[in-house]
RNA sequence: CAACGAUAAUCGCAAACCAGCCGAAAGGCUGGGACGCAAAGCUACGGGCCUAACGGAGAAGAAGCUGCAGCUCCCAAGGUCGCCUGGCUGCCGUA
Numbered sequence: 001c002a003a004c005g006a007u008a009a010u011c012g013c014a015a016a017c018c019a020g021c022c023g024a025a026a027g028g029c030u031g032g033g034a035c036g037c038a039a040a041g042c043u044a045c046g047g048g049c050c051u052a053a054c055g056g057a058g059a060a061g062a063a064g065c066u067g068c069a070g071c072u073c074c075c076a077a078g079g080u081c082g083c084c085u086g087g088c089u090g091c092c093g094u095a
Base pairs, nucleotide, nucleotide: 003094004093005092012037013036017032018031019030020029021028022027035082041088042087043086046084047083048080049079050078055074056073057072058071
């Protein structure tokens, strides 16, 4: 330096759930709390997944005509790195 990871040691992170706040939602932040994690540190570039505000389309209804709201569908410029991959960085040990 690379690869690897133990019933070792040290330092850490924190799922579900609860409370408050932000958000249209997904989700996020703070505190509590631990299911787990050797990169569960950073990065949303690629794939996947979630949401669908804005925008677009449609049906229904109404009606003289056109539209708004609501409903259904499509859509990421919104999210997720604790889904996978890529990139960057990092602790301990060789049991």
Molecule: c-di-GMP-I riboswitch aptamer
Organism: Paenibacillus sambharensis